Transfer RNA from a bacterium, 72 nucleotides, folded computationally.
It was read from a public genome assembly.
Model confidence (mean pLDDT): 81 of 100.
[in-house]
RNA sequence: UCCGGGCUAGCUCAACGGUAGAGCAGACCGCUGUUAACGGUAAGGUUGUAGGUUCGAAUCCUACGCCCGGAG
Numbered sequence: 001u002c003c004g005g006g007c008u009a010g011c012u013c014a015a016c017g018g019u020a021g022a023g024c025a026g027a028c029c030g031c032u033g034u035u036a037a038c039g040g041u042a043a044g045g046u047u048g049u050a051g052g053u054u055c056g057a058a059u060c061c062u063a064c065g066c067c068c069g070g071a072g
Stems, first nucleotide, its partner, number of pairs: 001071007010024004018055001027041004048064005
């Protein structure tokens, strides 16, 4: 320098172009003499950044940034 993959909640990951969810963690409640375990409830997101396409973009296109792998 070139090619491929990835970037979404605190963590690990989902999400046919049509309201962004789950598990775990954390909070609260229940259960228990207490803790743990178990059950329940609520909260938690400028979808890496900036543009473009579209009635509508996490999703498609472009550039850039970061991470991983490969080629030279």